[in-house]
């Protein structure tokens, strides 16, 4: 000098998942967000038993086709490929049109409609950083 490969620091992006405070084997507490349980109205429902079980976080659901297993079928459970509800990226912000990417996972244990007080948890984790900022309209800012 060139290249990969790692780490910490900074700045940034999804996400509720963030500041403070006291500790300093990591965790209490607050205080901001987030979620769940949880009346009256309402909302569903002919009673009863019974079988198919239902709920929830999360954008992550549905549907086709093929391969493996359970199963006489019917189905069911996984993988894989294509799609989709649905979400998040294009560097201030909306909306619209083009692009690109993800469309996992997990929990509760036959139980949950809404929901005032009340009652309970959560506050993880992952990724990128020399790219020249996709278009069109509004808008805010600045001068």
């Nucleotide at each position: 000098g060139g290249a990969g490969c790692g780490g910490a620091c900074c700045c940034g992006c999804c996400g509720a998942g963030u500041c403070g405070u006291u500790a300093g084997g990591u965790a209490a507490c607050g205080a901001g967000c987030c979620g769940g349980g949880g009346a009256c109205c309402c909302a569903c429902a002919g009673u009863u038993a019974u079988c198919u079980g239902g709920g929830g976080u999360g954008a992550a659901u549905c549907c086709g086709c093929g391969a493996g297993c359970c199963a006489c079928c019917c189905g069911g459970c996984c993988c894989g490929c294509g799609g989709u509800a649905g979400g998040g990226c294009g560097g201030c912000c909306u909306u619209c049109c083009c692009g690109c990417c993800c469309g996992a996972a997990u929990c509760c244990g036959u139980c949950a409609g809404c929901u005032a007080a009340c009652c309970c948890g959560g506050u993880a984790g992952g990724c990128g950083g020399u790219g020249u900022c996709g278009g069109a309209a509004g808008g805010a800012g600045u001068a």
c-di-AMP riboswitch aptamer (ydaO/yuaA leader) from Plantactinospora endophytica, 143 nucleotides, folded computationally. It was read from a public genome assembly, where an Rfam model found it. Its Rfam family is "c-di-AMP riboswitch aptamer (ydaO/yuaA leader)". Its family is annotated with cyclic-di-AMP binding and regulation of gene expression in the Gene Ontology.